Model confidence (mean pLDDT): 85 of 100. The RNA shown here (SAM riboswitch aptamer (S box leader)) has 92 nucleotides and comes from a sheep gut metagenome. The RNAcentral record of the sequence draws on MGnify. The model forms 94% of the base pairs in the Rfam consensus.
[in-house]
């Protein structure tokens, strides 16, 4: 670049030790323990099986808040909706 989804789901667990939630502004979560690793769970996007809808073995993914919210653009103009951009993630 191209195309699809992104309102659901999912730990009272072991190492481990401060920082994490992409980016900017917010708001937030953390020593009642972050980030990473491991196990353990979630789904079902390619692959298998079995057959139109199922299973969940590989291959990935994910596992606080909607993709946490707002960043742009119409409409309403307080509050809200709706669509793009941005981003993630599978497959070419």
């Nucleotide at each position: 670049c191209u195309u699809a989804u992104c309102a659901a789901g999912a730990g009272u667990g072991a190492c481990g030790g401060a920082g994490g939630g992409a980016c900017g502004g917010g708001c937030c979560c953390u020593g009642u323990g972050a980030a990473g690793u491991c196990c353990g769970g979630c789904a079902a996007c390619c692959u298998g099986c079995a057959u139109u809808u199922g299973c969940a073995a590989g291959g990935u993914g994910c596992u606080a808040a909607u993709u946490c919210c707002c960043g742009c653009a119409g409409c309403a103009u307080u509050a809200g909706c709706u669509g793009a951009a941005a981003g993630a993630u599978g497959a070419g």